This is a predicted structure of an 88-nucleotide RNA (Glycine riboswitch aptamer) from Rhodococcus sp. SMB37. Model confidence (mean pLDDT): 80 of 100. The organism belongs to Rhodococcus, within Bacteria.
RNA sequence: GGAACUGCGGCGGGAGAGUCCCGCGUCUGCGGGCGCCGAAGGAGCAACCACCCGGGAAUCUCUCAGGCCCACAGACCGCCGCACGCGA
Numbered sequence: 001g002g003a004a005c006u007g008c009g010g011c012g013g014g015a016g017a018g019u020c021c022c023g024c025g026u027c028u029g030c031g032g033g034c035g036c037c038g039a040a041g042g043a044g045c046a047a048c049c050a051c052c053c054g055g056g057a058a059u060c061u062c063u064c065a066g067g068c069c070c071a072c073a074g075a076c077c078g079c080c081g082c083a084c085g086c087g088a
Base pairs, nucleotide, nucleotide: 006083007082008081009080010079011078012077013076018034020033021032022031023030024029035068036067037066041064042062043061044060048055049054
């Protein structure tokens, strides 16, 4: 000096599924019922490794949680900034 990787933050993009029924209440709600969605989080597993346990991925599976008008949230992607950081 410091790319990539990684982490954090900001901005933008960002799907799916009941604005269903009942009660309370006035709130962008709470409780109950039935039906659904998966891309917060969480959990499970293949090959392979090891062979005693076990390790081992997801946008796959499960739906505990979360969500089902809008809003909020939202995996992931892009850009910017900061931190870390191998070299030349």